Description: A computed fold for a 350-nucleotide part of an RNA from a metagenome, annotated as small-subunit ribosomal RNA, central domain. Its mean pLDDT, the model's own confidence on a scale to 100, is 88.
[in-house]
Context: one part of a larger RNA
RNA sequence: CUGGGCGUAAAGCGCGCGUAGGCGGUUUGUUAAGUCAGAUGUGAAAGCCCAUGGCUCAACCAUGGACGUGCAUUUGAAACUGGCAGACUUGAGUACUGGAGGGGGUGAUGGAAUUCCCGGUGUAGAGGUGAAAUUCGUAGAUAUCGAGAGGAAUACCGGUGGCGAAGGCGAUCACCUGGCCAGAUACUGACGCUGAGGUGCGAAAGCGUGGGGAGCAAACAGGAUUAGAUACCCUGGUAGUCCACGCCGUAAACGAUGUCAACUAGGUGUUGGGACGGUUAAUCGUCUCAUUGCCGAAGCUAACGCAUUAAGUUGACCGCCUGGGGAGUACGGUCGCAAGUUUAAAACUC
Repeated sequence: CUGGGCGUAAAGCGCGCGUAGGCGGUUUGUUAAGUCAGAUGUGAAAGCCCAUGGCUCAACCAUGGACGUGCAUUUGAAACUGGCAGACUUGAGUACUGGAGGGGGUGAUGGAAUUCCCGGUGUAGAGGUGAAAUUCGUAGAUAUCGAGAGGAAUACCGGUGGCGAAGGCGAUCACCUGGCCAGAUACUGACGCUGAGGUGCGAAAGCGUGGGGAGCAAACAGGAUUAGAUACCCUGGUAGUCCACGCCGUAAACGAUGUCAACUAGGUGUUGGGACGGUUAAUCGUCUCAUUGCCGAAGCUAACGCAUUAAGUUGACCGCCUGGGGAGUACGGUCGCAAGUUUAAAACUC
């Protein structure tokens, strides 16, 4: 390289957008680059293969023939691929009418709770645990009532429910804004799919500058436990958690399952639409599109399991894997303020 693979054995980039490239719907005409056929030239000799001959045979040798997948020129074919010109509407998109939604951003507002401060009532404990102690409290705690401050999070609704490409998103209201679904028409007319590089987004933690700081809480201190206890439990407690701006770019970033398209039994729920029918109505039934679950046939799978949301049957394009350790390490490059990220070996060893 061929080949074989990627849910769990090694292997799907965390997720989008998109350049080059690869691939590409129906139809008419044309062209003849790919493709196919014929002819001509060339494809040295030796060798291989065939025939005949020469050494007594053979090996060996000689003569003749054939072959030579290729290349070039030329003459044709026109189904398929490509090019060019034209047409089409089913792919894709636009317009219209409705619809659901924690999709994103900014601002404003609310109530419950914790903590703290002030005041009232009130008196000896409170707190915490398996049991305790550290701790708080006669300088009046805990409890309870009233008033205030401040920060963070938004009970119930809440749901294998919704939205988002993923990360993720949950009080209420307003403004700005992205996507999605359904229904009827009209329009554009292949405008598409994928996507090496590239570019953007990307939980938590962490970093920089400036704010903020109620609760929680790495580190740290103390009390316990224990043989010890640098832990689990308890009392405290600083970074951090929050906001603004700028970095970082990683996660079991998981459905451990790349994206797109087509096809292939059913059953039963969910959410959002639509159509039809029954009912006075609430509402019920049937069908249908999209979504999201469960069970299950064929088929697949090493098994587990998957099964119209495929891991089934196929196609297009990308990424990745090739025994374990050494090692996602060293070196070099890239990016970063740093932490580190990314790209990525070998010796040696089993």

Rfam family: Bacterial small subunit ribosomal RNA.